Bacterial RNase P class A from a Rhodanobacteraceae bacterium, 433 nucleotides, folded computationally.
Model confidence (mean pLDDT): 77 of 100.
Taxonomically the source falls in Rhodanobacteraceae (Bacteria, Pseudomonadota, Gammaproteobacteria, Lysobacterales).
It is recorded under the gene name rnpB.
[in-house]
């Protein structure tokens, strides 16, 4: 000095006119008017999660339905906060995280790959083992000659494919090259048979090596994938490979830390590895949830018009079946409850807010003093000017600017938007004394 990180806060101040609502006085018959008080935020927003209030339901216990999900602790509660533990990011301050369960079951994994769950062999490794080819060798079979055939080697051409080239290069193909073969045909000569002929027959075994062609063995290495059934070696093997062992990882059990707990933190013991992933697929566990909201809800409460009652008035009218009593409906005055207007309560004093002391890592909690800071009608809480402040432009005089957004029962969180500023603690590079 420069790049982070995390907590905390503020969100313009002070004066002057103008206006707006509450509510308290004072004048007025009123409508008002005039004074005085008090009037928006960290989110008042989204209404996402929790409780308080209120009706209404409810013995209880199950099921379904939704919610939550490492562990303790806060707290009224919670999905929210601290504190710890695991996982991953970051050198580091930190910072993310639905983080139970996958050895209950059902399910799902496109492409790509050989094989996706008791998998699988595409390129690749290996020749252990059985065959097959080919070469030596020994033993044993009559020789010789030609001709094909083959097989090794050389040379010469093509050549998939790898490579950035340069090259490498598996198999193919051809040679009047070289060697070689108890591979096959003919001749000749030789032995052996008999059925005596233009007959038939004359060789293989074992022992090494090669080839990788068949049957095979292997899962290192490559390649595909979001995933391939630990990992590094070191023996081991024909080549491998938990196949053996060393450490590491994992899984189990037990002790031990963690003042409980989560927890390979740490130690011992037994297991070659079994039990891959995925539950914000279904599922299982465990725990938690009645619904509905201040337009809740609770009190007065008319006019008018309507239900019940009581009581006159009694025969005026109508109905009741022809007539008479009765009854019903119409009148007049009382008296009762229910509804609506419309008033009046819930209504802001509260899990409040400051300071200060204990407790506790801490979220929080205990005690003590002191404050009262919107309550409406859905509707108001504002603008103008001067200074001052703070940011930007300018040499200067001066000019510009102010961020998100606005209560409506009320609280404790979470998300989200926000000009521009301020205080603290901490980390990391670099000079410098």
């Nucleotide at each position: 000095g420069g790049a982070g990180u995390c907590g905390g806060c503020c969100g313009g101040g002070c004066a002057g006119u103008c206006g707006c609502g509450u509510c308290g006085c004072a004048c007025g018959c009123a409508a008002g008017u005039g004074u005085g008080u008090c009037g928006a935020g960290g989110a008042a927003a989204g209404u996402c999660c929790g409780g308080g209030c209120u009706u209404c339901g409810c013995a209880g216990g199950g099921c379904a339905a939704g919610g939550u999900g490492c562990c303790a602790g806060g707290u009224a509660a919670c999905g929210c906060c601290u504190g710890g533990g695991c996982g991953g990011c970051g050198c580091g301050a930190g910072c993310c995280g639905a983080c139970g369960g996958a050895a209950a079951g059902u399910g799902c994994a496109a492409c790509a790959g050989a094989g996706a769950g008791c998998a699988g062999a595409c390129c690749g490794c290996c020749g252990a083992a059985c065959g097959g080819c080919c070469c030596u060798g020994u033993c044993g079979u009559u020789g010789u000659g030609a001709g094909g055939c083959g097989c090794u080697u050389g040379c010469c051409g093509g050549g998939a494919g790898c490579g950035a080239a340069a090259g490498c290069g598996a198999c193919c193909g051809g040679c009047c090259a070289a060697g070689u073969g108890c591979c096959c045909u003919c001749g000749c000569a030789c032995c052996g048979c008999c059925g005596c002929g233009a007959g038939c027959g004359g060789a293989g075994a074992c022992a090494g090596g090669g080839u990788g062609c068949g049957u095979g063995g292997c899962a290192a290495g490559g390649g595909u994938g979001a995933a391939a059934g630990g990992g590094u070696g070191c023996g081991g093997c024909a080549a491998g490979a938990g196949c053996g062992c060393a450490c590491c990882g994992c899984g189990u059990g037990c002790g031990g830390g963690g003042c409980c707990a989560a927890c390979g933190c740490c130690g011992c013991a037994c297991g070659g590895c079994a039990c891959g992933g995925c539950a914000a697929a279904c599922c299982c566990c465990a725990c938690c949830u009645g619904a509905a909201g201040c337009a809740a809800g609770a009190c007065c409460g008319a006019a008018u018009a309507g239900g019940g009652g009581a009581a006159c008035a009694u025969u005026g009218a109508c109905g009741u079946g022809g007539c008479c009593c009765g009854c019903g409906u119409c009148g007049u005055u009382c008296c009762c409850g229910g509804g609506u207007a419309g008033g009046u309560u819930g209504c802001u004093g509260g899990a409040g807010c400051c300071u200060g002391g204990c407790g506790g890592c801490g979220a929080c909690g205990c005690c003590a003093g002191g404050c009262c800071g919107a309550g409406a009608g859905g509707a108001a809480u504002g603008a103008c000017u001067g200074c001052c402040a703070c940011g930007c432009c300018g040499c200067a005089a001066g000019g510009c600017g102010g961020a998100c957004a606005g209560a409506a029962c009320c609280c404790g969180g979470c998300u989200u938007a926000c000009a521009g500023g301020c205080c603290g603690a901490c980390u990391c590079c670099a000079c410098c004394u």